SAM riboswitch aptamer (S box leader) from Calditerricola satsumensis, 129 nucleotides, folded computationally. The sequence is in RNAcentral, with records from Rfam. The coordinates come from a structure-prediction model, not an experiment, and the mean pLDDT is 78. The source organism's lineage runs through Bacteria, Bacillota, Caryophanales, Bacillaceae and Calditerricola.
């Protein structure tokens, strides 16, 4: 760097250094000298992976153990995260609603706007080539 799967409306910041950018990209809209990115320290959030604990289920019967499945818990280890819904919208598709719009002439087709879902893009985790 690429592929697959899952999740993304919840949650959680102080100090020191640093010195003008940051929110992926585009368009908006924001954050930032009352100090951006980035680095360090401390703190916190979160059950994705590992680990540990508890409950339930799994047999002809009883008991015990292991594995496995389901549910719950613990930040111990590996990551991640701590402005705003992934800040909002974004190729494309489907559905719904609306229109003092166009074609057509009663069978509709299209355009535009709004909403929803999928999806695209991105982020993180786990696995893979």
């Nucleotide at each position: 760097c690429c592929c697959u799967u899952a999740u993304c409306g919840a949650g959680a910041g102080a100090g020191g250094g640093g010195g003008a950018g940051g929110g992926a990209c585009u368009g908006g809209c924001c954050c930032a000298a009352u100090g951006a990115a980035c680095c360090c320290u401390c703190g916190g959030c979160a059950a994705c992976c590992g680990g540990c604990c508890c409950g339930c289920g799994u047999u002809c019967c009883g008991u015990g153990c292991g594995c496995u499945g389901c549910g719950g818990g613990c930040a111990c280890g590996g990551u991640g995260c701590c402005a705003a819904u992934u800040c909002c919208a974004g190729a494309a598709a489907a559905g719904g609603c609306g229109c003092g719009c166009g074609c057509g002439g009663c069978g509709g087709c299209g355009g535009c706007g709004c909403c929803u879902u999928u999806g695209a893009a991105g982020a993180u985790a786990a696995g893979g080539a």